[in-house]
């Protein structure tokens, strides 16, 4: 000195689902029933290795198929613990920007 991925902040965009019922009133709180998935969290596939069985073979190896075990392990899939269900706020994600960083060359 080129400056990837990832991290933090700011700006812009950003869905879904009962303004359900009861508790004196309310969108807050508590309880009940009904829902949503895009804060967060959890689950699991394949590639790989080993063993067993079958096919092929005189037999072994190789190859193919099936089963079991180990390892590995994603998501915008699944769960709904958490969170959410008028508006507001917030939200995965996208773009721009600032910071600190620093793979590769």
């Nucleotide at each position: 000195a080129u400056g990837a991925a990832a991290c933090u902040g700011g700006c812009a965009g950003g869905a879904g689902a009962g303004a359900u019922c009861u508790g004196a009133a309310a969108u807050a709180c508590a309880g009940a029933c009904g829902c949503c998935g895009a804060a967060g969290g959890a689950g699991a596939a394949a590639u790989u290795c080993c063993c067993u069985g079958a096919a092929u073979u005189c037999g072994c190896u190789u190859u193919u198929c099936a089963g079991g075990g180990a390892g590995g392990g994603a998501a915008g899939c699944u769960c709904u613990c958490a969170g959410g269900c008028a508006a507001a706020a917030g939200u995965a994600c996208u773009g721009c920007u600032a910071g600190a960083a620093g793979a590769c060359g």
Source information
Predicted 3D model of a 105-nucleotide RNA (Glycine riboswitch aptamer) from Desulfosporosinus sp. HMP52. The source organism's lineage runs through Bacteria, Clostridia, Eubacteriales, Desulfitobacteriaceae and Desulfosporosinus. The model forms 81% of the base pairs in the Rfam consensus.